[in-house]
RNA sequence: UUUAGAAACGGCAAACCAUGGGUAACCAUGGGACACAAAGCCACGGGUCCUCAAAAAAUGAGGAUAGCCGGGCUACCAAUA
Numbered sequence: 001u002u003u004a005g006a007a008a009c010g011g012c013a014a015a016c017c018a019u020g021g022g023u024a025a026c027c028a029u030g031g032g033a034c035a036c037a038a039a040g041c042c043a044c045g046g047g048u049c050c051u052c053a054a055a056a057a058a059u060g061a062g063g064a065u066a067g068c069c070g071g072g073c074u075a076c077c078a079a080u081a
Stems, first nucleotide, its partner, number of pairs: 003081002011036001016031006034067001040073003044070003047065007
């Protein structure tokens, strides 16, 4: 230096419930704990979802999701082999 990686300190927090916000997807806070080594941050590409336009579809516009995938930026610990 590379690969694997025990343990510890901590982090985050699905479903569900309460309160509040939003037309909605969904979000915030508190409880909760299914999970997560980037489940930290970014909607850039794809996906999914919502709203609006359109008779409908194609499609377009705006939005949600980073805990759907890819990508970008940053990042904790280290016994032992």